[in-house]
Molecule: transfer RNA
Organism: Abditibacteriota bacterium
RNA sequence: UCCUCGAUAGCUCAAUCGGCAGAGCAUUUGACUGUUAAUCAAAGGGUUCCUGGUUCAAGUCCAGGUCGAGGAG
Numbered sequence: 001u002c003c004u005c006g007a008u009a010g011c012u013c014a015a016u017c018g019g020c021a022g023a024g025c026a027u028u029u030g031a032c033u034g035u036u037a038a039u040c041a042a043a044g045g046g047u048u049c050c051u052g053g054u055u056c057a058a059g060u061c062c063a064g065g066u067c068g069a070g071g072a073g
Stems, first nucleotide, its partner, number of pairs: 001072007010025004019056001027043005049065005
C1' cells in the first nucleotide's frame, strides 16, 4: 500500500428481502422465607463507531473516515 471481516444496552451477542431496535448476564424494585442464597415477576438502561448520500422508510444499501482482527506483497 492492497484485500476480507467486525464495531448495536454496563458486559457477551442477535436482528431474515430495507418495514415498531431485542435476548442472556448484570443493575433496581416486588413476590417467595425464620434470614441469606436460589427461584419467579416487573422496571430502568440505545445519537446502532463517525460524517455524508439513496429511499416514503436505513442497524441493514452506497461513498469517505476512525478503531480492532486476519490475510497478500